This is a predicted structure of a 402-nucleotide RNA (Bacterial RNase P class A) from a Verrucomicrobiota bacterium. NCBI's taxonomy places the organism under Bacteria, Pseudomonadati, Verrucomicrobiota. RNAcentral holds the sequence, with entries from ENA. It matches the Rfam family "Bacterial RNase P class A". Rfam classes the family as a ribozyme. A source record names the gene rnpB.
RNA sequence: GGAGCGGGCCGGAUGGUCACUGCCGAGUGUGCCGCUUUGGCGACCCAGUCGGUCAGAGGAAAGUCCGAACUCCACAGAGCAGGAUGCCGGGUAACGCCCGGGCGCCGCAAGGCGACGGAAAGUGGCACAGAAAACACACCGCCGCCAGAAUCGGGAGACCGAUUCUGGUUAGGUAAGGGUGAAAAGGUGCGGUAAGAGCGCACCGCGCGACGGGAAACCGUUGUGGCAGGCCAAACCCCAUCCGGAGCAAGGCCAAACAGGGACAAUAGGGUUGCUCGCCCUGCCCCAGGUAGGCCGCAUGAGGCGGCCGGCAACGGUCGUCCCAGAUGAAUGACCAUCCCGGUAAGACGUUGCCUGCAGCGUUUUGUCGGACAGGAUUCGGCUUAUAGACCCGCUUCUCCG
Repeated sequence: GGAGCGGGCCGGAUGGUCACUGCCGAGUGUGCCGCUUUGGCGACCCAGUCGGUCAGAGGAAAGUCCGAACUCCACAGAGCAGGAUGCCGGGUAACGCCCGGGCGCCGCAAGGCGACGGAAAGUGGCACAGAAAACACACCGCCGCCAGAAUCGGGAGACCGAUUCUGGUUAGGUAAGGGUGAAAAGGUGCGGUAAGAGCGCACCGCGCGACGGGAAACCGUUGUGGCAGGCCAAACCCCAUCCGGAGCAAGGCCAAACAGGGACAAUAGGGUUGCUCGCCCUGCCCCAGGUAGGCCGCAUGAGGCGGCCGGCAACGGUCGUCCCAGAUGAAUGACCAUCCCGGUAAGACGUUGCCUGCAGCGUUUUGUCGGACAGGAUUCGGCUUAUAGACCCGCUUCUCCG
C1' cells in the first nucleotide's frame, strides 16, 4: 500500500434577522372572583401585549415485534384448553434480549451463522425419477444350476474333460459394481468366497460401560458389541419452563348550556274563553348524573455524565455532579453571511512524459451543484428495519521496501 473482519463515535459548525411552543418577569383589562361607604379597592386565574445572556426531537423519535413500570377490571386452590420458549452457565425489574462457554456448518484467516430438547412412545408425510422411500428391495450386472452350439484335448468308439458363446431358471445365491434420487440399511483397505457380504481383521464412525478433566453443556483415553437403522417435530405429538384480561382514548378530578328532580315568594306578571277555579310559562336557590370544555395523570427517572472498586464480559457496587421537550388541527422553522465535506467547470503555479503544446498528477483561486434516513405524543429495557458522509481503535491476509 491492496483486500477484508470486528467494535466504537459523530451525523454539519458559528453569527445575524424574523417566526413558533413552554417557562420566567413586567405591565394592561369591558373577562372572572372577593370586599364595599356603590365612588371604587384587592389577590389569584384567564386573555392578549412587551421583554428575556432561559429551554426546545432521534440514533433510530420509525415498525408496534418482544419484555416491563403504571392504571382499571377479574382472581381460594387445582386442572383442561390456548400461546410462547427450548445446548450449558451467567446478567437483568423482566424478556423471545445481552454476555461467556460447548457443539455443528461456512471462511486460508481475523471471524460469521444456527428454534441447537425428544424420531429405540404413538400417528402421519417424503413430488419427480427409481426395482425399492422403510416389517426393505432385485432393473442391469456377478455367481451357481439346467439345456444347446463351437473349438481344443483324451479315447478304437459310445463318450468324457476344459474354455467360450447363446437360451432358460417357476420360490437358486448375492447386495460388492452400474443406474435413479435431496435422501438407498455405516466408510476405506486387506483377507475370504462359486460370486459376494461385518463373513473375518485393522483404522475411522456408531451404541454401551469404565476412568480422567470440567460447575455444566461437553471433551479426552480405554474396554466392549460387528452394529441399533433413513429424513421431517418452524407436521401432529411427547417432555420441561413461563404466561389472567384490557390499555394513557388506562384512570382520576372540576364542570357550562339544554332537558330532569326538589325547595322558596307576592299567589306577582303573561297565556289558555269575557269572568272565577284549574292548567301551562316566566324568577331565584339547591340536587344528582355527567355531555361540551378544562385540569391531573405528564416529566426526579430500573435517569444522564464522570471517577474509583469487583467481574473475562454482559453487568453490579460506591462517590461526585447535572436537571435535560411536554405540544394537543399538535411547536422546534425560514432566509442571509462565513466556514466545513464531496462532485464539477475555468484560470494560475509546480512537476512528469513525449509528438513542444498537449496529456496525467499535485497545490491553489473563482464560479456552480449537492450534504442522508427521518420527527416526540404515558414512560422505560430490547429486537428489527432505514441511513449521504466523516472520524477513531483492534485484528487477519497478500504484496513491496529497509